About this RNA:
The prediction has a mean pLDDT of 84. Predicted 3D model of a 1425-nucleotide RNA (small-subunit ribosomal RNA) from an uncultured bacterium.

RNA sequence: GAUGAACGCUGGCGGUCUGCUUAACACAUGCAAGUCGUACGAGAAAACCCCGCAAGGGGUUAGUAAAGUGGCGCACGGGUGAGUAUUACUUAGGUAACGUACCUUUCCGCGGAGAAUAACCAGGCGAAAGCUUGGCUAAUACUGCAUACACCGCGAGAGACUGUGGUCUCUUUCGGGAAAGCCGUAAGGCGUGGAAAGAGCGGCCUGAGCCCCAUUAGUUAGUUGGCAGGGUAAUGGCCUACCAAGGCUACGAUGGGUAGCUGAUCUGAGAGGAUGAUCAGCCACACUGGAACUGGAACACGGUCCAGACUCCUACGGGAGGCAGCAGUUAGGAAUAUUGCACAAUGGGCGAAAGCCUGAUGCAGCGACGCCGCGUGAGUGAAGAAGGCCUUCGGGUUGUAAAGCUCUUUUAGCAGGGAAAACAAAAAUGAUGGUACCUGCAGAAAAAGCACCGGCUAACUCCGUGCCAGCAGCCGCGGUAAUACGGAGGGUGCAAGCGUUACUCGGAAUUACUGGGCGUAAAGCGCGUGUAGGUGGUCUUGUAAGUCUGGUGUGAAAUCCCGGGGCUCAACCUCGGACGUGUAUUGGAUACUGCAAGACUAGAGUGCAGGAGAGGAUGGUGGAAUUCCAGGUGUAGAGGUGAAAUUCGUAGAUAUCUGGAGGAACAUCGGAGGCGAAGGCGACCAUCUGGACUGCAACUGACACUGAGACGCGAAAGCGUGGGGAGCAAACAGGAUUAGAUACCCUGGUAGUCCACGCUGUAAACGAUGGGUACUAGAUGUCGGGAGAACUUACCCUCUCGGUAUCGCAGCAAACGCGUUAAGUACCCCGCCUGGGGAUUACGGCCGCAAGGUUAAAACUCAAAGAAAUUGACGGGGGCCCGCACAAGCGGUGGAGAAUGUUGUUUAAUUCGAUGCUACGCGCAAAACCUUACCUGGGCUUGACAUCCGACGCUAUCCUAUGAAAGUAGGAGUUCUCGCAAGAGACGUCGAGACAGGUGUUGCAUGGCUGUCGUCAGCUCGUGUCGUGAGAUGUUGGGUUAAGUCCCGCAACGAGCGCAACCCCUGCUAUUAGUUGCCACCAUUAAGUUGGGCACUCUAAUAGGACCGCUCGCUGAUAAAGCAGAGGAAGGAGGGGAUGACGUCAAGUCCGCAUGGCCCUUAUGCCCAGGGCUACAAACGUUCUACAAUGGCCGGUACAAUACGUCGCAAGACUGCAAAGUCAAGCUAAUCGGAUAAAACCGGCCUCAGUACGGAUUGGGGUCUGCAACUCGACCCCAUGAAGUUGGAAUCGCUAGUAAUCGUGGAUCAGCAUGCCACGGUGAAUACGUUCCCGGGCCUUGUACACACCGCCCGUCACGCCAUGGAAGUUGGUAUCGCCCGAAGCGGCCUUUGGGUCACUACGGCAAUAUCGAUGACUGGGGUG
Repeated sequence: GAUGAACGCUGGCGGUCUGCUUAACACAUGCAAGUCGUACGAGAAAACCCCGCAAGGGGUUAGUAAAGUGGCGCACGGGUGAGUAUUACUUAGGUAACGUACCUUUCCGCGGAGAAUAACCAGGCGAAAGCUUGGCUAAUACUGCAUACACCGCGAGAGACUGUGGUCUCUUUCGGGAAAGCCGUAAGGCGUGGAAAGAGCGGCCUGAGCCCCAUUAGUUAGUUGGCAGGGUAAUGGCCUACCAAGGCUACGAUGGGUAGCUGAUCUGAGAGGAUGAUCAGCCACACUGGAACUGGAACACGGUCCAGACUCCUACGGGAGGCAGCAGUUAGGAAUAUUGCACAAUGGGCGAAAGCCUGAUGCAGCGACGCCGCGUGAGUGAAGAAGGCCUUCGGGUUGUAAAGCUCUUUUAGCAGGGAAAACAAAAAUGAUGGUACCUGCAGAAAAAGCACCGGCUAACUCCGUGCCAGCAGCCGCGGUAAUACGGAGGGUGCAAGCGUUACUCGGAAUUACUGGGCGUAAAGCGCGUGUAGGUGGUCUUGUAAGUCUGGUGUGAAAUCCCGGGGCUCAACCUCGGACGUGUAUUGGAUACUGCAAGACUAGAGUGCAGGAGAGGAUGGUGGAAUUCCAGGUGUAGAGGUGAAAUUCGUAGAUAUCUGGAGGAACAUCGGAGGCGAAGGCGACCAUCUGGACUGCAACUGACACUGAGACGCGAAAGCGUGGGGAGCAAACAGGAUUAGAUACCCUGGUAGUCCACGCUGUAAACGAUGGGUACUAGAUGUCGGGAGAACUUACCCUCUCGGUAUCGCAGCAAACGCGUUAAGUACCCCGCCUGGGGAUUACGGCCGCAAGGUUAAAACUCAAAGAAAUUGACGGGGGCCCGCACAAGCGGUGGAGAAUGUUGUUUAAUUCGAUGCUACGCGCAAAACCUUACCUGGGCUUGACAUCCGACGCUAUCCUAUGAAAGUAGGAGUUCUCGCAAGAGACGUCGAGACAGGUGUUGCAUGGCUGUCGUCAGCUCGUGUCGUGAGAUGUUGGGUUAAGUCCCGCAACGAGCGCAACCCCUGCUAUUAGUUGCCACCAUUAAGUUGGGCACUCUAAUAGGACCGCUCGCUGAUAAAGCAGAGGAAGGAGGGGAUGACGUCAAGUCCGCAUGGCCCUUAUGCCCAGGGCUACAAACGUUCUACAAUGGCCGGUACAAUACGUCGCAAGACUGCAAAGUCAAGCUAAUCGGAUAAAACCGGCCUCAGUACGGAUUGGGGUCUGCAACUCGACCCCAUGAAGUUGGAAUCGCUAGUAAUCGUGGAUCAGCAUGCCACGGUGAAUACGUUCCCGGGCCUUGUACACACCGCCCGUCACGCCAUGGAAGUUGGUAUCGCCCGAAGCGGCCUUUGGGUCACUACGGCAAUAUCGAUGACUGGGGUG
C1' cells in the first nucleotide's frame, strides 16, 4: 500500500459497488421450464338464464378449464469448486480423421396404401404410490410400396494436385435410401423430405508453457509397436486375437503432498512476489458410487435404472426424497442479507400470432463492507468573562473559543409541481415511483467521533500508583518526584469514521536474472584420475539454428493507460485509441556463437641431449645406543624426586671390563634446503619404477581446461588373521601430592607401536585460501638448470627459465592483512553458504565385522550468536620503578585486671547515626538535673518561637490554697517610651484564622562539608597529522628525577589542571627596637634587688643566605643529571607544616546547617517530674596499669617548653595525716599567679618472693563541686591486697632528634580525662637488598571481562513446565496384488417372446502387503525456569 474481511468505540445524508472465504453439512415451506387447438381425438363443472308441479331437460359458460397422443424445448440460462498436476487450462496450429436440431442461401420433391394405441368407457388389486384386464378411436405418432439427385456402397476408365501415404474432379455398370400435412374463399403462408453450401456451435489430435518433495530412482504386460478385425460422428490399444520386446527416466520417470485453470487483481522503479471473491472465457460436479436410455448434442442439477448412507410416510405388505437454482431454516463459525416487487426494459423457450412461462434479468429491502461526494454553519466579537488545568503565585493556557451582535439555509423536515427510461406510421403498456429533479416555507435550528502524545513518529504537564496494578510493534517502562501504567487538562493525527487483529507485497541487494558471497564473520569436497555436461587458439569458405531487422495473422470482451462524452462534481457508466513484452508464418542481414569443410602453429603432446632430488617398491648391508644373558673385578648401596616413597640390591645390585642375543630407530651432515597430487618421505648399496626442470626446435596439428555421478589414494588411532616384541607406553597396579587426586610427579606394566595380508575412510587432512589461463612496479635471500662478458680455469658480475621465502608500490579488504606463489584486474568450470541454539542430532537410505562413517530434517526456543579492531580493567603473563611493602631492627597488640567504644542480649526505655581497609577513646572539645532526641506519668492546643488583625491595660510584682513539678484556682495590685494632641510603639492578657512547630521519612531527590585511593604522578585540551570509525599521535622511545622533574630524539607544535616554587614554623647571620626581657663593664643587694647600660641572651619586624653556583675532578651523548670535593650554620627538596589534579566508592552526613518531595497538626508539636542513654551469660576493637632489680620505696639535689588566668589564677600565713578549709597580697599578665617539671643525679633500704612487685576489688571514714552525688561524680585517709611471673595462631607502629621513655600545659568544663590536642626532657638499633607478601606508577602481551576477576562461565544432580525420538503393542486413513460374491445396464447366445444364460462391472467380503497418522507402560536426549 491492499482486503469478499472480523472485532472495539462511535455514527448525519446521498450515489455506486459488494455481501457463507467455515460444513461439496443437513434441509421445513413457496417459487426457479414450459409451450403449441394453425399436428390430433376427446372434452367438463360451479354460476347464471329458460322450460317444467317435480324429477329432469335446454341454453350460456365453452369447444373453455383440466388431462391425453404428437411437436419443439428441457444439454440454454442459474449454482458450486469437491475432484483434477493433467482426458484440465493458456497460446499457436492440425482435422485430407469428424458431427451439427433450430437460422441463412441454392437445387429437386411431398404419389399411393396399411396396421395400431393413449385419452375415453366398463371392470379388478392396493393404505398409498400406483398397477392391471377387456373394449372404442385420431394424427405432422407408427409401418411397408413407388420415385430420386451434386447422397451412400463395391468396381472400371481419364485428368489434376501431392510428401513415399493419399486426396480431389469428370465419365460410367450395378446395388441401397425420402416425405405430412395444417391455416386460408383465394392469392398465398407455415410445415415437411433429399442434396449442396454458409454461419455459429461442438468432438478429436499436436507443439510450447503450467506448484513442492530425491529422506520418492527406477518404472511399465494392453505396457510400446505392428498386422487383422470390432467399435465410434471421427483418429487411436479405445477394444479383441496374434506377432515382436519394446516404451518412459537425472533436461527428474514412477511415487507422495497441495491445488480448479485463465483474462486478470494487489504490490513493486522494474525484474519479480502473492492471489485467482465479484465481472468474463474454459473445465469439472449436482446426496455417494455405478450404468445406460432418449436425443443433433447428455451418460443429463429441478430425467430413468441399480447399489449405499441418511431423512420422511405407512394400514408393516410397501412407498417417497435430493436447494453446490431464488428466498428461507438448522448447524458450524470471528463472520456474510428479504421466505420482497415486476416481467415495464434487456435476453431466453414455445407459438403463424395474440400470448404464456422466465427467483435469468430489471428493481426495491438489510449491512459505514469498500470507494466517492456533501454537511454538522459563516462573519464579527478582549472585560482576553466564568469554569477547568498548570503555576516560579507574577501569571499562563483552554481562547475568538463561548456569550453577545449581524447573516446564510446545502442536507434532513413540511407543502406544491413532476419526468426521461416507449427510436424507427398510430395506439396501449412503468415494477422502480409520486422516485430523481424543480419551486416555496420555517429555523442555527436536528447532525463528531476515534486513536495517539519515551524514541522510531507529529504531539507535555499535573495527580494517583509504587517491579503492585498494568503497558508493550521493536528498544523497553513501573521498586515514592513515571512526558512510557490509570485519570485529568492541554496537544497531535485522521474524520462519519477511527483504532486493533488476521493475511499479502514492499522496504529485504535478507535466495542477489537484473543484484550477494566463501583466509579470520555461514561457506573450498583431504587429494587426485576421469565420464556425461559446460567452456574453448589463428585464417578462409559455405550455411543461416542462435542473433539482429521488416511484413502478415493472432494475442476475446471487460480491466490498466491516453483522449473525449454522460450522471450538478466525483466514485460510477460510456465511445475511440493505444498497449498486450507472447506465438505462428514469411522476407532480409551475416559481425559474433553454432554447424559443415579446408588450412595453420603461438595452446597441448611426442622426440633428442642433459643435470638435481629423504618421490615410490623390493632385496641386502652397517655402526652407535638401550635392554637382556653369561663370565671377570668389586662392595653397600643404587635408583628416583621440589622433597620422598613404592622399586632393585649381601642369593652381590649400581659401577666397570669381555663375549653373546634380539628388536626398533637411523645422531652429526640438516638448512623457513629438496621431492611428492595430498597423506607424507631422512643410515648405506643394488634392482625395478613415476614425475618435474633445462637446452635444441625434428614431429603431430587444438589432440585443450574444468569436471555432477564414478573410480583410486588417503596421518594417527581402531578392527580381523598370522608373526614379532629391545625401547616406549593407553588400560591397570603401587608410591607420593592433595580437603579429595579415578590427574600432573615417581616405580612398574598389558594392548599397541614393528612386519605380511585385509578392513576402516576420518583429522585444526590448514596456506583455515578449489582448478586453469592471461595481464598488472620492484627489492632481497635461497634451490635446480642455461647463456653472456672480461684475460685462461675458478671466484665475481650481467641476463634468463623453473621452484621456494621475506619485504613492499598500485589495487583490494569491515579491519587484520594480501600484494606476479594475490585475498589485485578479467574469463571458464566445479564445490559450498543464507541468524544462534536444537544439530558433527533423530528417522529413513547407502557403506562397515564392529567401532562408526556418509547423506540429513522438524517441533520447540532466543533476540541475538559472530568477525575484526579500540579504550579500559584484570592475569598464580613479561619488563622497568617506587612505598616501614617485605627484609634488617626496636617497641607493642593478641594472655591478666581495669578504662572506653561496639556487637549481641535484656529492658517501659536502654534515643539516633557510623559497619572491611576508609565503623568500633567515632559524631560526644565532658549523659547526676539540664544536655536528651528515648521511656513512664501529669499537663497545653494559634501553641515554647515568628509575622499579620481586633479588643483590653486587670501588666510587672506580692500573698494564700493545692500539687512531684509544670501548672491550676483565688486575692491584693494598677505600667513604660515618644508625642502639644490625636495617636504610635514596647510589654502582657484574651479572641478568630492565616500559620507556627517536627532530632518525623528519603544522604538512592539535593547543596555544602568530609573520608578514601593519595601528596600517588598523573588527568586533559586546541590546532595539525594518521585511521571509514571507535580512537591514536602529543603523553610512546633513549637517559634522568621525589616528580609527565629535566634533556635528547620523534608528525607533531603548543597549552591547561596537577608536581615544583611562591606562604608559615624551625636551623645561621645582619639591621632596627630595648619593657615587663637581659647583665659584659661600673656601683649596690639575701636576690638583675636597685642605679646604669642595651654589648650578649631573648623578644618581633625587616633583610641576607643554598643555586649543582664553584672544581682545566670522575661518569654520562659534548645534554639533563649523578658521584666526589672545597667553602659553608646549613648541600643537593636542610627538617616540619599548610596546600589534595581529572575522577572512583549512588562512600558518610536530611540528628551541625541549608533544602525539594512525602508525612503528623488537642500531636510525630510544646511544658514538667521521675527514669533511661551507666543494664550484662558472651564476643570484638582502642587504650591505661602491670608482671619488676636498666626495678620499687625513703631522703636529698638539678635542668624545660608550650599554653592559661578577673563569674578567674591565687602567692603568703594558719588548721588538717590528707583531700581540703579560713584569712588574704598581687595580677586584665615577657611585670602577679597556677608552677615543685619528671625521668636524670647523689645517698640509703629491699635481694628474686606472687615479694617492700602489682594495684583491682571490697569495708569504714571524709573533702569538694553542685537545687540535688541512691540509681550515677571526682578526690583524700585507714584497712583489704584479686588476676598477673612477658602472653597461642595471628597481627600493629616506627628510618633520627625518629622509635622508646619521662613529665608539663590546654580545650570542653559547676564538678568529672587512662581519651583528644599541644609542649618540651632523655634518647637508640637497623636497612644486605627487591626473590617473595601488600599497595601503587609506566610500557607491553592475552582476554569469551566492561556491574570490569568479588568478572565471566561449564557439566551432573534435585524440582516444575514444553515440544520431540525409541518402544511390547493398540487403533484409523490411503493405496495395491490375489481370491470370493456379483445389482442395474449395454453387448453376445438361446427363446415357447413371458424370459433364460454368458462376459464385463459398482458395492460388499476374505487373506496379505506398502505407506501416512493417532495413541502407548517405560525410556533417550533437548529446550526453558
The RNAcentral record of the sequence draws on ENA, Greengenes and SILVA.